[in-house]
RNA sequence: AGGAUCAUAACUCAACGGUAGAGUGCAUUCUUGAUAAGGAUGAAAUAGUGGUUCGAUUCCACUUGAUCCUA
Numbered sequence: 001a002g003g004a005u006c007a008u009a010a011c012u013c014a015a016c017g018g019u020a021g022a023g024u025g026c027a028u029u030c031u032u033g034a035u036a037a038g039g040a041u042g043a044a045a046u047a048g049u050g051g052u053u054c055g056a057u058u059c060c061a062c063u064u065g066a067u068c069c070u071a
Stems, first nucleotide, its partner, number of pairs: 001070007010024004018054001026042005047063005
C1' cells in the first nucleotide's frame, strides 16, 4: 500500500427488512438468626455519519477500531 472478516447490555451470544431478546452479572425486595442457594421485580445495548425503503441491527457508501492475508 492492497484485500478479507468482525463491531448488539458490564461479559458471552441471538435477532426472514416489521415492538432489539436470552444466559451470567448488577440493583431492590421476599425467604433466613445471618450468609449461600432459591423466588419476584427493575435498570442497562445495535461503533459513528449519511443514503435506499412506508419501515434498517439487517441492504449500500464513507469514517473509526480490532484481527487476519498478500506485498
Transfer RNA from Piptocephalis cylindrospora, 71 nucleotides, folded computationally. Rfam family: tRNA. Rfam's curators write: Transfer RNA (tRNA) molecules are approximately 80 nucleotides in length. Rfam links the family to the GO term triplet codon-amino acid adaptor activity. NCBI's taxonomy places the organism under Eukaryota, Fungi, Zoopagomycotina, Zoopagales, Piptocephalis.